[in-house]
Two RNAs folded together computationally: RNase P RNA and transfer RNA, 446 nucleotides in total. It holds a member of the Rfam family "Bacterial RNase P class A". Its family is annotated with ribonuclease P activity, dimeric ribonuclease P complex and tRNA processing in the Gene Ontology.

RNA sequence: GGAGCCGGUGAGAUGGCCGCUGCGGACCCGUUCCGCGGAGGAAAGUCCGAACUCCACAGGGCAGCGUGCCGGGUAACGCCCGGCGGGGGCGACCCCAGGGAAAGUGCCACAGAGAACAGACCGCCUACCCCCGCCUCGGCGGGGCGGCAAGGGUGAAACGGUGCGGUAAGAGCGCACCGCGCUUCCGGGUAACCGGGGCGGCACGGUAAACCCCACGCGGAGCAAGACCACAUAGGGGGGCGUCACGAGGGUGGCCCGCCCCAGCCCCCGGGUAGGUCGCACGAGGGAAGGGGAGACCCUUCUCCCAGAUGAAUGGCCAUCACCGGACGCGAGUCCGGGACAGGAUUCGGCUUACGGCCGGCUCCGACA
RNA sequence: CGGGGCGUAGCGCAGCCUGGUAGCGCACUUGCUUGGGGUGCAAGUGGUCGUUGGUUCAAAUCCAAUCGCCCCGACCA
Numbered sequence: 001g002g003a004g005c006c007g008g009u010g011a012g013a014u015g016g017c018c019g020c021u022g023c024g025g026a027c028c029c030g031u032u033c034c035g036c037g038g039a040g041g042a043a044a045g046u047c048c049g050a051a052c053u054c055c056a057c058a059g060g061g062c063a064g065c066g067u068g069c070c071g072g073g074u075a076a077c078g079c080c081c082g083g084c085g086g087g088g089g090c091g092a093c094c095c096c097a098g099g100g101a102a103a104g105u106g107c108c109a110c111a112g113a114g115a116a117c118a119g120a121c122c123g124c125c126u127a128c129c130c131c132c133g134c135c136u137c138g139g140c141g142g143g144g145c146g147g148c149a150a151g152g153g154u155g156a157a158a159c160g161g162u163g164c165g166g167u168a169a170g171a172g173c174g175c176a177c178c179g180c181g182c183u184u185c186c187g188g189g190u191a192a193c194c195g196g197g198g199c200g201g202c203a204c205g206g207u208a209a210a211c212c213c214c215a216c217g218c219g220g221a222g223c224a225a226g227a228c229c230a231c232a233u234a235g236g237g238g239g240g241c242g243u244c245a246c247g248a249g250g251g252u253g254g255c256c257c258g259c260c261c262c263a264g265c266c267c268c269c270g271g272g273u274a275g276g277u278c279g280c281a282c283g284a285g286g287g288a289a290g291g292g293g294a295g296a297c298c299c300u301u302c303u304c305c306c307a308g309a310u311g312a313a314u315g316g317c318c319a320u321c322a323c324c325g326g327a328c329g330c331g332a333g334u335c336c337g338g339g340a341c342a343g344g345a346u347u348c349g350g351c352u353u354a355c356g357g358c359c360g361g362c363u364c365c366g367a368c369a
Numbered sequence: 370c371g372g373g374g375c376g377u378a379g380c381g382c383a384g385c386c387u388g389g390u391a392g393c394g395c396a397c398u399u400g401c402u403u404g405g406g407g408u409g410c411a412a413g414u415g416g417u418c419g420u421u422g423g424u425u426c427a428a429a430u431c432c433a434a435u436c437g438c439c440c441c442g443a444c445c446a
Base pairs, nucleotide, nucleotide: 001365002364003363004362005361006360007359008358009357012321013320014319015318016317017316018315020038021037022036023035024034025033026032027030040341044352045351047350048349049348050347051346052222053221054220055219059257060256061255062254064218065217066216067215068214069083070082071081072080073079084098085096086095087094088093099213100212104211105210106207107206108205121152122151123148124147125146129144130143131142132141133140134139135138160178161177162176163175164174165173179202180200181199182198183197185196186195187194188193226278227277228276229275236269237268238267239266240265241264249261250260251259271445272444273443285304286303287302288301289300290299291298292297323338324337325336326335327334328333370442371441372440373439374438375437376436379395380394381393382392389426397413398412399411400410401409419435420434421433422432423431
């Protein structure tokens, strides 16, 4: 100098003025005064997992959806941590939807001879068999019948690779090494798996983010859940199904069964109100210290209370200082400009996405610029 | 706040499930027909398949992320 990984911070500090909002207190009860609190690391996307609430319990099967190496963490997860295997990088390190293609089915366009128990276009060969020609009479040349898959060519992919032997030419045909497969073998590891031995000339192309198979998981809906109070009207009209056990409808999305609930239910047109309270903020909560662990994380003690709005608050202006950039200046400094992404709406744990900068830590490469 | 759907030529749509050359109608251009125009006939132009990644030999199609647009959902009786 360049690069990799991780953590923190992110309209900063102080003062003044004018405002908004929640809670508590005070009194002269008011649109009053005082005190305390008032957006984020992503509050976002709503992609996962839960809490909570309702559906009586949340039953069985089919369908459907999701996840997919191993071990651990967690309330739970598709998240996190640590390993294993594969791939990339000189390296720090990064990436992987990473079960099964020897259960079955489908697909592999175009090109190409042949695309999955394949195939011979160019090519290579004439040892064996047949025919023709020549001739120095057992050789040469050509053809047929054939043999081969080494080389060329097509393609994303051509039925192991390299070398030696072998052969008419060739070929796992034989051998060595590499790769691959099998193994009730040995060693290590909790396991995924790793190392070694033995066996097999090789059988098994790719695709499951195609159907599918295997294992595991999933009842549905969502705070407009749900509970209560108040106000108002035409408790209106039409249609369908039931009330009689031959039972409508319901058990918040499909089907069947089981188990229940139940006398009314569903649809359309029309009408009324668009008010309040709870849910709603003490929680898988924040901070500090100590301890355990390789880490995610866990345990103990102390301490703190930290937004609850609904026409939806959390803002604006001024001054001084600080930060960054530019211009001028030898310099002290002066002037100008800038500060991202974005904002609660029941609440948590994650993931993903957006983000100008600033601070800190660890590591790698290298003398090239 | 919650739930669902869509994005393909200038406009309206198909193709997506089951991956292999992207099509239909209107519009547009040219030619013929006509005295001229319309109509009709013939030929043609025009598409980053919203965007970015991934899976695959190959993606409009399958998967993920992201951007934009649209629709539905209050209570009483």